[in-house]
RNA sequence: GGGCGAUUAGCUCAGUUGGUAGAGCAAUGUCCUUACACGACAAAGGUCGCAGGUUCGAGCCCUGCAUCGCCCA
Numbered sequence: 001g002g003g004c005g006a007u008u009a010g011c012u013c014a015g016u017u018g019g020u021a022g023a024g025c026a027a028u029g030u031c032c033u034u035a036c037a038c039g040a041c042a043a044a045g046g047u048c049g050c051a052g053g054u055u056c057g058a059g060c061c062c063u064g065c066a067u068c069g070c071c072c073a
Stems, first nucleotide, its partner, number of pairs: 001072007010025004019056001028042004049065005
């Protein structure tokens, strides 16, 4: 230098054909317990890596950039 893949909640990851952004775990609160743990319930937590474009509408499509990984040279 070229090719491919990944980037979404604190962590690990889903997200179908473009139409209200989700799960598990963690953390928080309540219940339970003498207390802790376990368990039950509730609520919270997001610039969907960044910047543009297309569209009535983008996590999803297109372009550029950034970071990480793999391959080729």